RNA sequence: GGGCCCGUGGUCUAGGGGUAUGAUACCUCGCUUACAACGAGGUGAUCACGAGUUCGAAUCUCGUCGGGCCCA
Repeated sequence: GGGCCCGUGGUCUAGGGGUAUGAUACCUCGCUUACAACGAGGUGAUCACGAGUUCGAAUCUCGUCGGGCCCA
């Protein structure tokens, strides 16, 4: 220098056009003498950034940034 893949709550992860899924962590309540475990509920995401397409973009296209793999 070229090609390909990835970027989503604090962490891990599903979803590939119609306001994002689950786990874990955290908070509250129950249970317990108490803690843990367990049960019920709750908070938490500008979907890396910018632009384009579209009635509508996390999703499609282009660019930028970051990470990984391969080739030279």

This is a predicted structure of a 72-nucleotide RNA (transfer RNA) from a Methanobacteriota archaeon. The coordinates come from a structure-prediction model, not an experiment, and the mean pLDDT is 85. The sequence was found in a public genome assembly. It matches the Rfam family "tRNA". The family's RNA type in Rfam is transfer RNA. From the family's description: Transfer RNA (tRNA) molecules are approximately 80 nucleotides in length. Gene Ontology term of the family: triplet codon-amino acid adaptor activity.